[in-house]
Context: one part of a larger RNA
RNA sequence: UGACGGGGGCCCGCACAAGCGGUGGAGCAUGUGGUUUAAUUUGAAGCAACGGGAAGAACCUUACCAGCCCUUGACAUUCCUUUCGCGCUUUCCAGAGAUGAAGUUUUUCAUUUGGGGGGGAAAGGUGACAGGGGUUGCAGGUCUUUGUUCAGUUCGUUUCGUGAGAUGUGGGGUUAAUUCCCCCAACGAGCGCACCCCUGGCCUUUAGUUCCCAUCAUCAGGUGGGCCAUUUUAGAGGGACUCCGGGUGAUAACCGGGAGAAAGGGGGGGAGGAGGUCAAUUCUUCAUGCCCCUUACGCGUGGGGUUCCACACGUGUUCCAAGGGUGGUGACAGAGGGCAGAUAGGCCGGAAGGUCAUGGUAUUCCCAAAAACCCUUCUCAGUUCGGAUUGCAGUCUGCAACUCGCGUGCAUGAAGUUGGAAUCGCUAGUAAUCGCAGAUCAGCAUGCUGCGGUGAAUACGUUCCCGGGCCUUGUACA
Numbered sequence: 001u002g003a004c005g006g007g008g009g010c011c012c013g014c015a016c017a018a019g020c021g022g023u024g025g026a027g028c029a030u031g032u033g034g035u036u037u038a039a040u041u042u043g044a045a046g047c048a049a050c051g052g053g054a055a056g057a058a059c060c061u062u063a064c065c066a067g068c069c070c071u072u073g074a075c076a077u078u079c080c081u082u083u084c085g086c087g088c089u090u091u092c093c094a095g096a097g098a099u100g101a102a103g104u105u106u107u108u109c110a111u112u113u114g115g116g117g118g119g120g121a122a123a124g125g126u127g128a129c130a131g132g133g134g135u136u137g138c139a140g141g142u143c144u145u146u147g148u149u150c151a152g153u154u155c156g157u158u159u160c161g162u163g164a165g166a167u168g169u170g171g172g173g174u175u176a177a178u179u180c181c182c183c184c185a186a187c188g189a190g191c192g193c194a195c196c197c198c199u200g201g202c203c204u205u206u207a208g209u210u211c212c213c214a215u216c217a218u219c220a221g222g223u224g225g226g227c228c229a230u231u232u233u234a235g236a237g238g239g240a241c242u243c244c245g246g247g248u249g250a251u252a253a254c255c256g257g258g259a260g261a262a263a264g265g266g267g268g269g270g271a272g273g274a275g276g277u278c279a280a281u282u283c284u285u286c287a288u289g290c291c292c293c294u295u296a297c298g299c300g301u302g303g304g305g306u307u308c309c310a311c312a313c314g315u316g317u318u319c320c321a322a323g324g325g326u327g328g329u330g331a332c333a334g335a336g337g338g339c340a341g342a343u344a345g346g347c348c349g350g351a352a353g354g355u356c357a358u359g360g361u362a363u364u365c366c367c368a369a370a371a372a373c374c375c376u377u378c379u380c381a382g383u384u385c386g387g388a389u390u391g392c393a394g395u396c397u398g399c400a401a402c403u404c405g406c407g408u409g410c411a412u413g414a415a416g417u418u419g420g421a422a423u424c425g426c427u428a429g430u431a432a433u434c435g436c437a438g439a440u441c442a443g444c445a446u447g448c449u450g451c452g453g454u455g456a457a458u459a460c461g462u463u464c465c466c467g468g469g470c471c472u473u474g475u476a477c478a
Stems, first nucleotide, its partner, number of pairs: 001478002003475003007472007015462002019426005026318008034309001042053001064304002067301002070298001073129001077128002079125006087104002093100002109117001131293002134291001136289001141286001144280001152191006159166002170183004197270003202238006213226001216225001241264001244258001247255001320419001324378002327375002336367003345356004385416001390411004396405001432454007
C1' cells in the first nucleotide's frame, strides 16, 4: 500500500421488514446429472452451468454409431496429356443408395478450310497440396458474462517522507452520483457520473395518398360526390430551467412544501457499462500459433442415434375449482407479418380441413383478439372440477410421420382437495391476470423476443440476514 476481521462509524440496494403472487406437493413439457446403449455427438458447472450455445434433431441439420463406397479427393491453385461444349433422359440392367453400366444431343473468334492462335469447359495423370465440428480457451485474437449503471480509477506539476509511498481523492454539508458548495499544501487535468442520442406523454405548424365526416349534398350503409375542419400519419419546431413566490440552511450547494403547468425537481422507458477481477466462457460463429491424422481423425451415401429410463435436481406449464366450470348473446386494442406468401366472401364437412373465388407488392386488402360486461345452468362432490393416459376414426405438411411431427372428432377419465424443511419475483400502469404478433420455420412453441387489455396491496423503519461504497482501527496474511 492492499486484503481480511463473528472491529467501529456513516450510507445505499425488493437486502430485510410491510404486502401480493409463486417454486418446493400432482400430471405433463423442457434442460441437466446418473444409469443404459453399437451410438445415446459435444461444450456450459455456486451466485454468473441446467426452456442456456440450439431464432425450431423425422431425412438434411449431425459433429455420434454399425454398414457400403472413394483416395489429388465434395472444394482451390499450378504442371502435363487427351477431348470439345454445357446440358438432358431414366428408356433398360445391378444396388438400400452413393455408385457402376448404358442411351440421347453436339461451342466461340479470325481464317488461306490444311492447320494455327486466344479463352473456357470436361476427363485422365503427376507431385506440390486440398481437407479435419481432431487437440490445446492454461499460447493468443475477437465476442461475451459477473460485480455494476456500483462511483469509482488515474495522471502532470507542487509539497511532505531516508524510502516503499502520501497529498490531491481529506473535513463539514448535500446528491442517484468523486453530484455540487464551503474549508484545507495543494493547483490543475484525463477516463468514468451527468449532458448530448432514440422512444412514448402536451402544444403549434407544414402536408392530405390512406384515413376521417363537422359543414354541403347522396343515402339501406362513409356507399358514391365533396371537403382538409377534426381524428390520424410523419417532417420541422416549441415546451421543464429549481424559471417564479415565500420557508429552511452557513447569505452556499441543496432540501421541504406552494403557484402555474399536459408534464416538477434525474418527469417514464431504452441505448450507453471507467480502470482492474474471476488463467471466468468461447479453437463447435469466425479467423489463428503449436501439436496431431493423411487409402484416414478426410469425402460420399442409405439406415439408426442425439427423442432410451429403477431414479435425482433446475426452469416452466396445466391444476386442485364458485373471483369458478358449461352454454348463449356480443363488444373494445396495440405492435407486427404478407406474392414460393397472408387470404375476404360463397359452398362442402360434426371438426381439423377441403374447394371455388376476390381485393391487396400494403396508413388502402388480408391475417384478426381474449379476459371483461349481460343472460342461463351446476350447488361443494374427486363433481358439469381436473385433464394425464389409452383405443378407434379421419386431416395437414412433407420424397417419407414405424423408431420420431402438429392439430381434429368419438370414447376412456389417472394423479391432484393448496403443498414439509426451505426458497424466488415484484414498489405503479408495476405485481397479478387476459389474449395478440414476430423471428426460426415445408411441418412442429407450455420456450424466446415484443405488443396491448383489465389492474391491485404495502413500505413503520434500518435492529437483524445478504451484497456493495466511503472513512477509521487491529493483524503472526501478500